[in-house]
RNA sequence: AUUAAUAAAAGGCAAACUUUCCCGAAAGGGAGGGGCGCAAAGCUACGGGCCUUGGGCUACCCACGCGGUGGCUACGGCAGCCGGGUUGCCUUG
Repeated sequence: AUUAAUAAAAGGCAAACUUUCCCGAAAGGGAGGGGCGCAAAGCUACGGGCCUUGGGCUACCCACGCGGUGGCUACGGCAGCCGGGUUGCCUUG
């Protein structure tokens, strides 16, 4: 330096839940508490998958306003869904 493994040690991250007078149409994200778990549960939206529907399209209703309801659709999101890319601590082989 590369690679495999994860018993120990030092640490790291932080699920559900909860607070928020924060951002967002929402999904979700931020900040605080919390700790289920995780050897990359560091970063990255490249592939698949999943979530949402502001905007757009469309159907019906209607008091005829682009109002109400439904369907479709990411230009939105999820990295703790899987894979890929990339960076990386200790120990042992």
Molecule: c-di-GMP-I riboswitch aptamer
Organism: Desulfotomaculum sp.